Predicted 3D model of a 393-nucleotide RNA (Bacterial RNase P class A) from a Candidatus Zixiibacteriota bacterium. The gene name in the source record is rnpB. Rfam family: Bacterial RNase P class A. By type it is a ribozyme. Rfam links the family to the GO terms ribonuclease P activity, tRNA processing and dimeric ribonuclease P complex. The RNAcentral record of the sequence draws on ENA. Of the family's consensus pairs, 94% are formed in the model. The prediction has a mean pLDDT of 76.

[in-house]
RNA sequence: GAAGGUGUCCGGGCGGCCGCGGCCGCGCCUUGCGCGCGAGCCGAGGAAAUUCCGGGCUUCACCGGGCAGGGUGCCGGGUAACCCCCGGGCGCCGCGAGGCGACGGAAAGUGCCACAGAAAAUACACCGCCGAUGGCCCGCCCCCGGGCGGCGCACAGGUAAGGGUGAAAAGGCGAGGUAAGAGCUCACCGCGGCGCCGGUAACGGCGCCGGCACGGCAAACCCCACCCGAAGCAAGGCCGCAUAGGCGGCGGGACCCGCCCGGGUCACGCGCCUUCGGGCGCGCCGCCGCGGGUAGGCCGCAAGAGCCGGUCGGCGACGUCCGGCCUAGAUGAAUGGUCGCCGUCUCUCCGCGAGGGGAGAAACAGAACCCGGAUUAUGGGACACCUUCCCGU
Numbered sequence: 001g002a003a004g005g006u007g008u009c010c011g012g013g014c015g016g017c018c019g020c021g022g023c024c025g026c027g028c029c030u031u032g033c034g035c036g037c038g039a040g041c042c043g044a045g046g047a048a049a050u051u052c053c054g055g056g057c058u059u060c061a062c063c064g065g066g067c068a069g070g071g072u073g074c075c076g077g078g079u080a081a082c083c084c085c086c087g088g089g090c091g092c093c094g095c096g097a098g099g100c101g102a103c104g105g106a107a108a109g110u111g112c113c114a115c116a117g118a119a120a121a122u123a124c125a126c127c128g129c130c131g132a133u134g135g136c137c138c139g140c141c142c143c144c145g146g147g148c149g150g151c152g153c154a155c156a157g158g159u160a161a162g163g164g165u166g167a168a169a170a171g172g173c174g175a176g177g178u179a180a181g182a183g184c185u186c187a188c189c190g191c192g193g194c195g196c197c198g199g200u201a202a203c204g205g206c207g208c209c210g211g212c213a214c215g216g217c218a219a220a221c222c223c224c225a226c227c228c229g230a231a232g233c234a235a236g237g238c239c240g241c242a243u244a245g246g247c248g249g250c251g252g253g254a255c256c257c258g259c260c261c262g263g264g265u266c267a268c269g270c271g272c273c274u275u276c277g278g279g280c281g282c283g284c285c286g287c288c289g290c291g292g293g294u295a296g297g298c299c300g301c302a303a304g305a306g307c308c309g310g311u312c313g314g315c316g317a318c319g320u321c322c323g324g325c326c327u328a329g330a331u332g333a334a335u336g337g338u339c340g341c342c343g344u345c346u347c348u349c350c351g352c353g354a355g356g357g358g359a360g361a362a363a364c365a366g367a368a369c370c371c372g373g374a375u376u377a378u379g380g381g382a383c384a385c386c387u388u389c390c391c392g393u
Base pairs, nucleotide, nucleotide: 001389002388003387004386005385006384007383008382009381010380012342013341014340015339016338017337018336020043021042022041023040024038025037026036027035028034029032045364049375050374052373053372054371055370056369057232058231059230060229069228070227071226072225073224074088075087076086077085078084089103090101091100092099093098104223105222109221110220111217112216113215126163127162128159129158130157133156134155135153136152137150138149139148140147141146171189172188174186175185176184190212191210192209193208194207195206196205197204198203236299237298238297239296246290247289248288249287250286251285252284253266254265255264256263257262268283269282270281271280272279273278306325307324308323309322310321312319313318344361345360346359347358348357349356350355
């Protein structure tokens, strides 16, 4: 210098003007869901996003256990908890720094393995190889039983090394062996079993034995181990003469007793009962009272598994202790607009150069009960450590 890897961080700055939400303070009167004022204080994010996990909180349910259903799944640790994080193991990828992995069980059972292919799991035989053995054919000999020979045939049969198919082919590779072959035999590797050693463990190392018995798939059913009550801030609680509706009480029409009071009689609709004469209740209007909810208002709701700095313990995730800080709270939903200067990036012009001029761009996105994560999006930029290669000294 080039190409990369890992981790951390920034997410424009300053000022003027106009404006918005909240808190606090002050003022006013129409005391309430009030209005106004302020050189007062605070006012989006690293992901506030997706709503994918886990928890706090709230209400309901709940003796205990099981079934069903769902989730997790190498080992150890962290944590309030986790499908998270850290450290380690193993496998795969990369020259490397490093990256990725639902990574228990396929020797409990069931099931599946497209196409191609002989065969996809009780192995099998298309091409090929062989044809030792048996058979056939040819030749010779003894002699009428047969024997010997043949680069003979490829009929029976043998074989699975090679070819071919496939994502995957019945341990791999080399040597011996054979008619040709084959764990048939042997060495090494793989696999399985046992033992010893190291490690908390996953696992690793070494040795001995076994000739191979065990293809793949569990993000197929399933088995094993562990975990899980349900719904969610529209949770939930409180205030209150909204309207309408509910419940209770009282009163209300006409006629008569001169009127009020009090009493009697009668009338409309519906329902129930009836000895059919009628009786009881309700309906309508007004007033009073009661109770629950809706609209509305308040709380929940901003001091928290909080943030910053340091100490100590730990490889680390993280934890202990000390000090400091208060840091959005809306509910049609504020956190904005505009101007100037500066900075960043891109393009371009001038200049040998340091540099200067011009034009343009600035992302993803936006709290809504809170917190811990994961995932995804993001113009541009900064820093640290590390890897490989090249050049110079």